[in-house]
Context: one part of a larger RNA
RNA sequence: CGUAGGAGUCUUGAGAGCAUCUGUCCUUAGUACGAGAGGACCGGGAUGGACAUACCUCUGGUGUACCAGUUGUCGCGCCAGCGGCAUCGCUGGGUAGCUAUGUAUGGAAGGGAUAACCGCUGAAAGCAUCUAAGUGGGAAGCCUACCUGAAGAUAAGAUUUCCCUGGCAUUAGCCCUGUAGGUCGGUCCAAGACCAGGACGUUGAUAGGUUGGAGGUGGAAGUGUGGUAACACAUGGAGCUGACCAAUACUAAUUGACCGUGAGG
Numbered sequence: 001c002g003u004a005g006g007a008g009u010c011u012u013g014a015g016a017g018c019a020u021c022u023g024u025c026c027u028u029a030g031u032a033c034g035a036g037a038g039g040a041c042c043g044g045g046a047u048g049g050a051c052a053u054a055c056c057u058c059u060g061g062u063g064u065a066c067c068a069g070u071u072g073u074c075g076c077g078c079c080a081g082c083g084g085c086a087u088c089g090c091u092g093g094g095u096a097g098c099u100a101u102g103u104a105u106g107g108a109a110g111g112g113a114u115a116a117c118c119g120c121u122g123a124a125a126g127c128a129u130c131u132a133a134g135u136g137g138g139a140a141g142c143c144u145a146c147c148u149g150a151a152g153a154u155a156a157g158a159u160u161u162c163c164c165u166g167g168c169a170u171u172a173g174c175c176c177u178g179u180a181g182g183u184c185g186g187u188c189c190a191a192g193a194c195c196a197g198g199a200c201g202u203u204g205a206u207a208g209g210u211u212g213g214a215g216g217u218g219g220a221a222g223u224g225u226g227g228u229a230a231c232a233c234a235u236g237g238a239g240c241u242g243a244c245c246a247a248u249a250c251u252a253a254u255u256g257a258c259c260g261u262g263a264g265g
Stems, first nucleotide, its partner, number of pairs: 001152001005163004011157001016148002021049007033038001051106005059100004066093005071086006110144003117137004164264001166175003176262001181259004186200004206252003209248005215241003222235005
C1' cells in the first nucleotide's frame, strides 16, 4: 500500500514445511514342514539402539550479585569484629535461570491409487490366454493420515461484536467535529538482537521495597561457662540469604499527546 467504510475477537485451510529408521526377546510352537538335523509364515506381547521434540520433578553440570572455611598482605588507632587486593585469591557447598549425560513423548493404526507380481471373466485365434472391452488383490515407495505455520490464497476467505446518520459551498475547498479502536510516553515479563509479542497502569499487585514462606549455607555477632592456651559448649537448626512462592499500595506506573472520522466505488 492492497484486501471498496473503520475497528476488535475467533477461525477455515489453498499451497508449504517437519517427521517417516530399526534390533532383540517371549508367546503362538518345538507346532506346520522335515527321515533327521533343524525349524517357520500369520497373529499377539515386551524391551532396546540411534534420531527428533518438549521440559527441569528426579540424577547431575553451571550458577563472578547466596552461605561457609582459609592463606598472604594493606586498612578501619589496638583486641575482637570487619573490609580491600591477590584468576570469583583459593577451597567446600548451592536457589532461580540455562542445561544433558536426566525426565517425558514420538515413528503407530487406518484409508485411497499403484509397481513388480498373483488373479476373475474373456475374445481377437470354436482351444488357450490376467487384457484387447471389463473387473479384483498387491509395497518401508506415492496421495492422505500425525505435527507446525499459513488469507499478499491479489480468487486477498468465513464468524461474531463494536463505531460513525454535521454545516456551508459545489471541478477546488472552508468551518465544526474526532467515535469504535489504536499508538506514543510509563511499570515490566517465563517475550526479546532491534522491532515484534504479552502483562499492568490507582476501579492497580506491573516492577521495586517491606513482611512471611520455600530453597541454600550450616551453627552468626555479643555474652556466659570450662580450659594455661589452641579451642569447646550454651544462648540457638543460630545468623545470613540473588533471581523462587505469596501477602502488603510504602515507592514508581502522574497529567497527557497523537493517529483514526462524520454511513462508505